[in-house]
RNA sequence: CAGAGUAGGAACCGGCGCGUUAAGUGUCUGAGGAUGGGAGUUGUCUCAGAACGAAGUGCAUGAAAUGUACGCGGUGCCGGCUCCGCAUCCGCUG
Numbered sequence: 001c002a003g004a005g006u007a008g009g010a011a012c013c014g015g016c017g018c019g020u021u022a023a024g025u026g027u028c029u030g031a032g033g034a035u036g037g038g039a040g041u042u043g044u045c046u047c048a049g050a051a052c053g054a055a056g057u058g059c060a061u062g063a064a065a066u067g068u069a070c071g072c073g074g075u076g077c078c079g080g081c082u083c084c085g086c087a088u089c090c091g092c093u094g
Base pairs, nucleotide, nucleotide: 001094002093003092008084009083010082012080013079014078015077016076017075018073019072020071027050028049029048030047031046032045033044037090038089039088056070057069058068059067060066
């Protein structure tokens, strides 16, 4: 000097679910965890608290419950594909 290493996120498609009697998602605060081979940074995950907040309808039965179909939710997980992002120092290879 060059190279390798590469957490995470989003869209779309498919499958299996959850909620629709409101959890979840998103926002804020606090704590903790994992995180490139190490440290750090960024991003990310979990828990607690606070505020805000919604799209249901039909059918069977009918007292309710239950079942089911079509929807809805900035909904959970897995897989596929594409895109975005990712090395400061030490270390590794030449």

Record summary:
Predicted 3D model of a 94-nucleotide RNA (THF (Tetrahydrofolate) riboswitch aptamer) from a mouse gut metagenome. RNAcentral holds the sequence, with entries from MGnify. Model confidence (mean pLDDT): 75 of 100. Its Rfam family is "THF (Tetrahydrofolate) riboswitch aptamer". Rfam's curators write: Tetrahydrofolate (THF) riboswitch was first reported for Ames et al. as an RNA motif in 5' untranslated (5'-UTR)regions of folate transport and biosynthesis genes in Firmicutes genomes. Gene Ontology term of the family: tetrahydrofolate metabolic process.